c-di-GMP-I riboswitch aptamer from a Candidatus Bipolaricaulota bacterium, 81 nucleotides, folded computationally.

[in-house]
RNA sequence: CCUCGUAAAGGGCAAACCCGCCGUGAGGCGGGGGCGCAAAGCCGAGGGCCUCCCUCUGCCGGAGGUGGCCGGGCUGCCGAG
Numbered sequence: 001c002c003u004c005g006u007a008a009a010g011g012g013c014a015a016a017c018c019c020g021c022c023g024u025g026a027g028g029c030g031g032g033g034g035c036g037c038a039a040a041g042c043c044g045a046g047g048g049c050c051u052c053c054c055u056c057u058g059c060c061g062g063a064g065g066u067g068g069c070c071g072g073g074c075u076g077c078c079g080a081g
Base pairs, nucleotide, nucleotide: 002081003080004079005078012037013036017032018031019030020029021028022027035068041074042073043072046070047069048066049065050064051063052062053061
C1' cells in the first nucleotide's frame, strides 16, 4: 500500500416497541430498549420508497420525509492475509 472481517480484545452505534415533546402527515428530537450494523462515522436527495397539498386521482405539478433501501464523495478503530 492492497484485499478481507473466519478468530480475538477493547469499545462504538442503535431497529421494533414504550414514555415525553414537535409535526396535518410521512417523520423528527430526548429518555428507556436492543433487532441488527465493520463504516448503522461525516457529507450529499441521483435513483427508489413514503407523506401532504392542488386547478384533482396522475407514470403530471407543488411542498416535504427517509442516509438502518441502492448508488456516490470524504475519513477512520482493531485484527488477519
Rfam family: c-di-GMP-I riboswitch aptamer. Rfam links the family to the GO term cyclic-di-GMP binding. The source organism's lineage runs through Bacteria, Bacteria candidate phyla and Candidatus Bipolaricaulota.